[in-house]
RNA sequence: ACCUCGAACGGGCAAACUCGCGGUGACGCGAGGGCGCAAAGCCCACGGGCCUGCUCGCUGGGUUGGUGUCGCGCAACGUGCGGCACUCGCCAGCGGACCAGGUGGCCGGGUUACCGAA
Numbered sequence: 001a002c003c004u005c006g007a008a009c010g011g012g013c014a015a016a017c018u019c020g021c022g023g024u025g026a027c028g029c030g031a032g033g034g035c036g037c038a039a040a041g042c043c044c045a046c047g048g049g050c051c052u053g054c055u056c057g058c059u060g061g062g063u064u065g066g067u068g069u070c071g072c073g074c075a076a077c078g079u080g081c082g083g084c085a086c087u088c089g090c091c092a093g094c095g096g097a098c099c100a101g102g103u104g105g106c107c108g109g110g111u112u113a114c115c116g117a118a
Base pairs, nucleotide, nucleotide: 005116006115012037013036017032018031019030020029021028022027035105041111042110043109046108047107048106049103050102051101052100053099055096056095057094058093059092060091061090065087066086067085068084069083070082071081072080073079074078
């Protein structure tokens, strides 16, 4: 010096949560805050996992509009109101493919690095 390893020293990062900002969202950034971390520094190039959006299908809800039907009123051949049925915008849940996105503190992997006991 290098590889492996992780006692000590000096330190480093910062989970949940809260506030602010951005985003359809997963989530990201900043401040506070510490669950933890020997790479919890960086990389989504590559291979996975998980999450979100889009999209399709199913189920449930739904009543602004449309259609049909029934009843009632009126100046009567039109129209108004109410009920019912169907359908649609919309919301929620479940499931699936592609695509796009997020997560490196999910992993494989790549890369850089402080200290120096056994």

A computed fold for a 118-nucleotide RNA from a Thermoleophilia bacterium, annotated as c-di-GMP-I riboswitch aptamer. Rfam family: c-di-GMP-I riboswitch aptamer. Rfam describes the family as follows. GEMM was predicted in a large-scale screen for bacterial structured RNA regulatory elements. It was read from a public genome assembly, where an Rfam model found it. Model confidence (mean pLDDT): 79 of 100.